[in-house]
Molecule: SAM riboswitch aptamer (S box leader)
Organism: bovine gut metagenome
RNA sequence: CUUAUCCGGAGUGACUGAGGGAACAGGCCCUGUGACGUCCGACAACCUGCCGAAAGGUAAGGUGCCAAAUCCUGCGGUAUAGCCGAAAGAUGAG
Numbered sequence: 001c002u003u004a005u006c007c008g009g010a011g012u013g014a015c016u017g018a019g020g021g022a023a024c025a026g027g028c029c030c031u032g033u034g035a036c037g038u039c040c041g042a043c044a045a046c047c048u049g050c051c052g053a054a055a056g057g058u059a060a061g062g063u064g065c066c067a068a069a070u071c072c073u074g075c076g077g078u079a080u081a082g083c084c085g086a087a088a089g090a091u092g093a094g
Base pairs, nucleotide, nucleotide: 001094002093003092004091005090006089011040013039014038015037019030020029021028024074025073026072027071041066043064046062047061048060049058050057051056070088075085076084077083078082
């Protein structure tokens, strides 16, 4: 850079100990009833593998992921508590 997906799913565990929700701004939240992180575990099924004629299955390998829609808004359109799209971002594959 191209492309697909982003309203589904997943912890009564161990260690640690104060922050966290990508960045900026504005909100709104989570958090000593233990956040973030690490390990374990789980979830998922994008790629590979395996089974299958296919649909599909499986979950061994490579990723990913486990509050809230990508937490919401930011830009454009519109029939304006809304809806549609874009941008930015995340993840996979190339």